[in-house]
Context: one part of a larger RNA
RNA sequence: CUGGGCGUAAAGAGCGCGUAGGCGGACUAUUAAGUCGGACGUGAAAACUAUGGGCUUAACCCAUAGCCUGCAUCCGAAACUGGUGGUCUGGAGUCUCGGAGAGGCAAGCGGAAUUCCAGGUGUAGCGGUGAAAUGCGUAGAUAUCUGGAGGAACACCAAGGGCGAAGGCAGCUUGCUGGACGAUGACUGACGCUGAGGCGCGAAAGCGUGGGGAGCAAACAGGAUUAGAUACCCUGGUAGUCACGCCCUAAACGUUGUCGACAAGGCGUCGGAGGUAUCAACCCCUUCGGUGCCAAACUUAACGGAUUAAGUCGACCGCCUGGGGACUAUGCUCGCAAGAGUGAAACUC
Numbered sequence: 001c002u003g004g005g006c007g008u009a010a011a012g013a014g015c016g017c018g019u020a021g022g023c024g025g026a027c028u029a030u031u032a033a034g035u036c037g038g039a040c041g042u043g044a045a046a047a048c049u050a051u052g053g054g055c056u057u058a059a060c061c062c063a064u065a066g067c068c069u070g071c072a073u074c075c076g077a078a079a080c081u082g083g084u085g086g087u088c089u090g091g092a093g094u095c096u097c098g099g100a101g102a103g104g105c106a107a108g109c110g111g112a113a114u115u116c117c118a119g120g121u122g123u124a125g126c127g128g129u130g131a132a133a134u135g136c137g138u139a140g141a142u143a144u145c146u147g148g149a150g151g152a153a154c155a156c157c158a159a160g161g162g163c164g165a166a167g168g169c170a171g172c173u174u175g176c177u178g179g180a181c182g183a184u185g186a187c188u189g190a191c192g193c194u195g196a197g198g199c200g201c202g203a204a205a206g207c208g209u210g211g212g213g214a215g216c217a218a219a220c221a222g223g224a225u226u227a228g229a230u231a232c233c234c235u236g237g238u239a240g241u242c243a244c245g246c247c248c249u250a251a252a253c254g255u256u257g258u259c260g261a262c263a264a265g266g267c268g269u270c271g272g273a274g275g276u277a278u279c280a281a282c283c284c285c286u287u288c289g290g291u292g293c294c295a296a297a298c299u300u301a302a303c304g305g306a307u308u309a310a311g312u313c314g315a316c317c318g319c320c321u322g323g324g325g326a327c328u329a330u331g332c333u334c335g336c337a338a339g340a341g342u343g344a345a346a347c348u349c
Stems, first nucleotide, its partner, number of pairs: 003321004007303002012317001014201004021194003025088007033081002035077005041071002048066007091191001092188004096183003103177007110154001115149007125136002162169002206246003211242001215241002220236004257316006265294011298305002322349003331342004
């Protein structure tokens, strides 16, 4: 190397784009690199195997044959793989029409609520809890009304709903913009799949700069509780939460890589098309694409999975190989730092 695996036992990279590489539809002609057949040369000897022989036997030795599975050259075959030429439309893509969507970015706008400020009314309480206290309030609070400021988030609609590659995405309007889906034809003609490196995106927390700062709130302070209470509860409260630039991690999970083909069904739901029906919307039937539940074959150690597979196969990538040591050390790369990535060994069970 060969093996077996990766939902939960160790193991799918957080996600995408894509380079090299690997793999690649139908028909046809040709070529002969791979492939196959034959010939020839070579493949030292010893060893090994078979047969025979020599030492009284064996070990040992000798002879002959095989073997040396390889390589080169020549001749030939043409199914398959590859190369070249031609053709095709089923894979892939383009055009046309159509509707759905919290997909992304930017700008503007809106109302509810909290807080704060100013003013009016008004008076002794308010807050808070299991009960309290800290706290706030006669320097006029809480409550209520009017006006104003500012920041952040968008109740209802709302859903097993939708969109996105993932992270994720929710007030309204406008602009710019990505993708998917359906229908009908037309067009290109294998243009495809995967993807080591690489590049980009990537929740929260954290970091930097200068801003912003309403509410909430690590840390912190106080009040309670308690044997204690560095907590749970309460009153406050700073980073942070917002913007830009970094960081690049996660139970980044469907703990299930991507793509394709095939293989019983039943019931929902979302988007579209066709049909039936109707005054019309539904209902019903068919079909395409999502998203769920149940369940056959099959599969699985079991649990379960089951046309959205973990079934039956194919292509390519990633990863695992007893536990601890160890999401460590060291080196290297990246980072402002925090740290991230890569990643051992001794020793031990």
A computed fold for a 349-nucleotide part of an RNA from a metagenome, annotated as small-subunit ribosomal RNA, central domain. RNAcentral holds the full RNA, with entries from SILVA.